[in-house]
Context: one part of a larger RNA
């Protein structure tokens, strides 16, 4: 792991609610007494309705009248108050059973780490004392002391010897230790090799001592029996767990929330959203249209305020900064600053302006509603981690990022499309059959057009993710001006005179600079647009003629393609492949969902029926069933073979039921009512088997 068996909302007490039954102003109890029959008030205390109207169901003599419950107004009780007035109240319960729920208990089951108690058990491991005992091959160095000789006035010194000290040295003696190893299948402990100690604070044997908030400790919070920042055993104990896991048959109906407030921050309570039951009795309406009203957002604008802000002109300027002149007084220039003009820009906390949408109110429509809506009451929940898209707001360089709002989705939603894909497109799945479409598609994989018309692209661009500025190179539409009296471009020629305009200057001749910018001849020709000279000169340009012969040119908008363009195993439209099977515009067919249509069937709600409507669903609620064990009553089966087991067939929407054959060898059903240790696949569940 598998198989079998076991395995989790139970019991008591006390309340709430609903149902059923008994009795009823009483009910229950043997009684005591309990609940009910009166309330209001903190208390002292005081102490109550069948008066009027409307009106559902219904009834009747049906334009209407009456009208149980119901609603409204009065009236009354009481508290407060000076009063007005306001709050609460003014005749149905009680007992039992059943269901559900709350509270207290282990309270659906399993699960801590822990806390405390006990004259509880432990020092056989280990820590440190104590008693008795044992062990340390061999070698090296050579302290003190002693001694011989020498020296000295003496103390003493030197040399040789002797001697044998030491937490001394070497050392695989033994023994101890435990440094290193990607060694040994190498593991938590072991082995092997290796490192270290090896006369000392040494090692070892036996005996014996210290005990759990205690010991022992050359201190590591180490060790106290593989257990130690408080041992182990048992008990309190089913500790507690807002946390984790698990929680057992079926169908049917409805069907959420991840929000607000408080506590809190992995949790609760109340409200919201949800389910069921009951009440009332006629409206209600999130949608649409019209009318009317408030508004200051998007946008836009700013010489309309306010604040920011580009470049320049003109004017002003008290003080201030800088420069400059002056002996100084002070003057002049400039900046800042102010005003104004031209020009170019902005604003969530600017507005001379100003939408759309949305909102309020009214009327009408639509939807829902006497098959009972809206609303009210009671009881049961779950939910309080959300997520995505679109729009919009804030933070952030950004994010499959963080935070907020609205709508729609996923959550709890299947099916078709999007290659695959929780929320993107289509569309809301009771069951079975046939057809038609949606999104999206129609060359092959792969159902359907190698369909039709007109364009574009040559880059495999593209074919379902648009990368930018910049660069390169095309097309289309419109538009300006010129053009056979010859345009644009090219080529040839001309491009002059007064004059070298005046001034300035060393010079200034079109061309350093300043001023002016005329006249003449002409087909045309500037007191010159550029290069050039020291100044001239020279070369082009404007402008004109000739030649050539048909379009040229300006601006705006749209658009194709290339480049820009770099990623890690190998291309990267789903693939093949495609020059259309790419892109744009238009058209006709077809394919394609559980959508829509139609036929049949089942169930639910409502209804007398005919019938109409509905039937996706997690948490959750409600309804109706199936099955197991035992009991009461009734009634059956079985050795011509009960239960159980195995296989098969049939029936039911399902839980399940029936039958047949074999095995088995003695008990077992059916109907109805009741009682429950009443349904397992999961809990690293428990026990057994394998």
């Nucleotide at each position: 792991g598998c198989c079998a068996g076991g395995g989790a909302g139970u019991g008591u007490a006390u309340g709430g609610u609903a149902g059923u039954g008994g009795c009823a102003a009483g009910c229950c109890g043997a009684a005591a007494g309990g609940c009910g029959g009166a309330g209001c008030g903190a208390a002292a205390g005081c102490g109550a309705u069948a008066g009027c109207g409307c009106g559902c169901a219904g009834u009747c003599c049906u334009a209407g009248a009456c009208g149980a419950g119901g609603c409204g107004c009065a009236u009354g009780g009481u508290a407060u108050g000076a009063a007005a007035a306001u709050g609460c109240c003014a005749a149905a319960g009680u007992c039992a059973c059943u269901a559900u729920u709350a509270u207290a208990c282990g309270a659906c089951c399993c699960g801590a780490a822990g806390c405390c108690a006990c004259u509880g058990c432990g020092a056989a491991c280990u820590a440190c004392g104590c008693g008795c005992a044992g062990c340390c091959a061999g070698g090296a160095c050579g302290a003190a002391g002693c001694u011989a000789g020498g020296c000295u006035a003496a103390c003493g010194c030197c040399u040789g010897g002797u001697g044998g000290a030491g937490g001394u040295c070497c050392g695989c003696c033994a023994c101890c230790u435990g440094u290193c190893a990607u060694g040994g299948u190498a593991u938590a402990a072991c082995c092997u090799g290796u490192u270290g100690g090896g006369c000392g604070a040494g090692c070892u044997g036996c005996g014996g001592g210290u005990a759990g908030c205690g010991g022992c400790g050359a201190u590591a919070a180490a060790c106290c029996a593989u257990u130690c920042g408080a041992g182990c055993g048992u008990g309190g104990c089913a500790a507690u767990a807002g946390c984790g896991g698990g929680u057992c048959c079926c169908c049917u109906c409805u069907g959420a929330a991840g929000u607000a407030u408080c506590u809190u921050u992995a949790g609760g309570a109340u409200a919201g959203c949800u389910c069921a039951a009951g009440g009332c009795g006629a409206g209600u309406u999130u949608g649409c249209a019209c009318g009317c009203g408030a508004g200051g957002u998007a946008g836009a604008g700013c010489u309309a305020c306010c604040g920011a802000u580009u470049a320049g002109g003109a004017g002003g300027u008290a003080a201030g900064g800088g420069g400059u002149c002056g002996a100084g007084a002070g003057g002049c220039c400039u900046c800042c600053c102010c005003u104004u003009c031209u020009u170019g820009u902005c604003a969530a906390a600017c507005u001379c302006c100003g939408a759309a949408u949305g909102c309020a109110c009214g009327u009408g429509c639509u939807g829902c509603g006497u098959a009972g809506a809206c609303c009210c009451u009671u009881g049961g929940a779950g939910u309080c981690g959300g997520c995505g898209a679109u729009g919009c707001u804030g933070g952030g360089u950004a994010a499959g990022c963080c935070a907020a709002c609205a709508u729609c989705g996923c959550g709890a939603g299947a099916c078709c499309g999007g290659a695959a894909c929780g929320a993107c497109g289509g569309u809301g799945a009771u069951c079975g059959a046939g057809g038609u479409u949606a999104a999206g598609g129609u060359c092959c994989c792969a159902a359907a057009a190698u369909c039709c018309u007109g364009a574009u692209u040559g880059a495999g661009u593209g074919u379902g993710u648009c990368a930018a500025a910049g660069g390169c190179c095309g097309g289309a539409a419109g538009u300006u001006u010129c053009a056979u009296a010859g345009a644009c471009a090219g080529u040839c020629g001309g491009g002059a005179g007064g004059u070298a305009g005046g001034c300035u200057c060393a010079g200034a001749a079109g061309c350093a600079g300043c001023c002016a910018u005329c006249c003449u001849u002409c087909a045309a020709a500037c007191a010159a647009c550029g290069c050039g000279u020291a100044a001239u000169a020279g070369c082009g340009g404007a402008c004109c003629g000739a030649u050539u012969g048909a379009g040229a040119u300006u601006c705006u908008u749209c658009u194709a393609g290339c480049u820009c363009a770099a990623g890690a195993u190998a291309u990267a439209c789903g693939g093949g492949g495609c020059u259309a099977a790419a892109u744009c515009a238009g058209g006709u067919a077809c394919c394609g969902a559980g959508a829509c249509c139609c036929c049949g069937a089942u169930g639910u709600g409502c209804g007398a029926a005919a019938g109409c409507a509905c039937a996706g669903g997690u948490a959750a609620g409600a309804u109706g069933g199936c099955g197991u064990g035992c009991g009461g009553u009734a009634u059956g089966g079985c050795a011509a073979g009960a239960a159980g087991c195995a296989c098969g067939u049939c029936c039911g929407a399902g839980a399940g039921g029936a039958c047949g054959u074999g095995u088995g060898g003695a008990c077992c059903g059916u109907a109805u009512c009741g009682c429950a240790g009443a349904g397992a696949a999961u809990a690293u569940c428990c026990u057994g088997g394998u």
The prediction has a mean pLDDT of 81. This is a predicted structure of a 690-nucleotide part of an RNA (large-subunit ribosomal RNA, domain II) from a Candidatus Martarchaeota archaeon. NCBI's taxonomy places the organism under Archaea, Thermoproteati, Thermoproteota. The RNAcentral record of the full RNA draws on ENA. It matches the Rfam family "Archaeal large subunit ribosomal RNA". On this family, see Yusupov et al., Science 2001: "Crystal structure of the ribosome at 5.5 A resolution".